Record summary:
This is a predicted structure of a 130-nucleotide RNA (c-di-AMP riboswitch aptamer (ydaO/yuaA leader)) from a soil metagenome. It matches the Rfam family "c-di-AMP riboswitch aptamer (ydaO/yuaA leader)". From the family's description: This family represents a conserved RNA structure found upstream of the ydaO and yuaA genes in Bacillus subtilis and related genes in other bacteria. The coordinates come from a structure-prediction model, not an experiment, and the mean pLDDT is 78.
RNA sequence: CGCCGAACCCGCGUGAGCGGGACCGGGGAACCAAGUUUUGGGGCGAACCUCACCUCCAGGGGGGAGGCGAGGCGCGCAAGCUCUUUCAGCGCGAGCCCGUCAGCUAACCCGGCAGGCGUACGAAAGAGAA
Numbered sequence: 001c002g003c004c005g006a007a008c009c010c011g012c013g014u015g016a017g018c019g020g021g022a023c024c025g026g027g028g029a030a031c032c033a034a035g036u037u038u039u040g041g042g043g044c045g046a047a048c049c050u051c052a053c054c055u056c057c058a059g060g061g062g063g064g065a066g067g068c069g070a071g072g073c074g075c076g077c078a079a080g081c082u083c084u085u086u087c088a089g090c091g092c093g094a095g096c097c098c099g100u101c102a103g104c105u106a107a108c109c110c111g112g113c114a115g116g117c118g119u120a121c122g123a124a125a126g127a128g129a130a
Stems, first nucleotide, its partner, number of pairs: 001118004008021005023112005032103001040101001041098004048072004053067005073093005081128007
């Protein structure tokens, strides 16, 4: 300087931090929807689903944990104005929280504003800005 992301801006403070704004998320009526509620369920997030194989555990059967691979699906791929779609390519699919309880949801209530990265993008079409 820039990228992913809501995670930015302003003010005050020596500082931890505080206040305001913007942004993001959750809870929460009616109407509507759903009636499937231990195989617990749900939320943030792209971070999920299915199948095959291997190792270990358990074992009457059904299983459990880990690893690896394939397919599907999802997300990302920068400095050339931005966005969308299609094709092809590359990378990624973690972690955390609530605690038996949550559909949607006006009023209203609550919370967050971290972290990671410097690598992985080319072509075509369309829309907009200047």